[in-house]
Overview:
Predicted 3D model of a 350-nucleotide part of an RNA (small-subunit ribosomal RNA, central domain) from Sphagnum contortum. Its Rfam family is "Bacterial small subunit ribosomal RNA". The RNAcentral record of the full RNA draws on SILVA.
Context: one part of a larger RNA
């Protein structure tokens, strides 16, 4: 609770497709549900209100009136909204023509660079700190060269760049595939926009199985530090970190800003794509759409700042907020193998 908000004070669902609903271009016809309108009834009496009038005034009580509306009926109006029918093309789709991209799933190949091995040189130290130690090495270590073998990541190129609803995507090369834009105007003709419930997707971590395991590293052990040191530092190190199938459903999952359409000053970059100018040709100038950054007016904000990618000015749908703590606790219910998700109080107390 017919209020007022939600970028940083409480509060925008992680993202998205999508059912009921709600809202919804334009032009005519039709109907009259909505809506307007005139009339009838009706809405007990007393109460308010108004105009009289009685108690010596008032309170107080008597007459008589009416506003305002509610509800049913009955006639009317057609602007709006709704509903019948035709019609349109600008919304929104389909199909042509082109392009851009680390979009996404497979498959293949590729080099450095660690680490082990192995063989050779070679002979005392490497390592690692603020300084030590632990630790590695004369059973030959670190240092150098050759060879092998494994695993993960893929420097430069790369940016203020580009994709994707988001999570997120990068080494090279196929192969299947999804989405965007841009330009013509050929088609359909409002087919839209939102979206409660539902359904898909969801970084790390975690979990079950089966492989894998170089490197890094929770745990854990050992050296130090210290008063202590369950840590910061150092030397090891196992889960996992990697693949295959399947669960989990959370993140400061943020632009701390839900989606959509409209309209509202410039100025300077980037990026796709068209015109046009130029030019032998790239390039230049200029201008359209799309998409990404910076500054800033008008505006707005409580301030910061936001500022045609709005937090500016409208309209439409969902979602969420209502002191602080206790709590995202506690019961119950729904999902999970578990972990533990969602949902989600109050008592008390400031």
């Nucleotide at each position: 609770u017919u209020g007022g908000g939600c970028g940083u004070a409480a509060a925008g669902c992680g993202u998205c497709u999508g059912u009921a609903g709600g809202u919804g271009g334009c032009u005519u016809c039709u109907u009259a549900a909505c809506u307007c309108u005139a009339c009838c009834g009706u809405c007990a009496a007393a109460u308010c209100c108004c105009a009289g009038g009685g108690c010596u005034c008032a309170a107080c009580c008597c007459u008589g009136g009416a506003c305002a509306g509610g509800c049913g009926g009955u006639g009317g109006a057609a602007a709006c909204u709704a509903u019948c029918g035709a019609g349109c093309u600008g919304g929104a789709g389909u199909a042509c023509g082109g392009u851009a991209g680390g979009g996404g799933c497979a498959g293949a190949g590729g080099g450095a660079a660690u680490u082990u091995u192995c063989g050779a040189u070679g002979g005392a130290g490497c390592g690692g700190u603020g300084a030590a130690a632990u630790g590695c090495g004369u059973a030959g270590a670190g240092a150098u060269c050759g060879g092998a073998a494994a695993g993960a990541a893929c420097a430069c190129c790369a940016a203020c760049g580009g994709c994707g609803a988001a999570a997120g995507c990068a080494c090279u090369c196929u192969g299947c595939u999804g989405g965007g834009c841009c330009g013509a105007c050929a088609c359909u003709a409002a087919c839209a926009c939102u979206g409660a419930g539902a359904g898909a997707c969801g970084a790390a971590a975690g979990c079950u199985a089966a492989g894998g395991g170089a490197g890094c590293a929770a745990a854990u052990g050992g050296g130090a530090u210290u008063a202590g040191a369950u840590a910061c530092c150092c030397c090891a190190g196992u889960a996992g970190u990697c693949c295959u199938a399947g669960c989990c459903g959370u993140a400061a999952a943020u632009g701390a800003u839900g989606g959509a359409u409209a309209c509202u000053a410039a100025g300077c970059g980037c990026u796709g794509u068209g015109c046009g100018u130029a030019u032998c040709g790239a390039c230049u100038c200029g201008u359209g759409c799309g998409g990404u950054g910076u500054u800033g007016u008008a505006g707005u904000u409580a301030a910061c700042g936001c500022g045609u990618u709005a937090a500016g000015u409208a309209u439409c749908c969902c979602g969420c907020c209502u002191g602080g703590g206790g709590a995202g606790u506690a019961c119950g219910u729904u999902c999970a193998c578990a972990a533990g998700a969602a949902u989600g109080a109050a008592a008390c107390u400031c």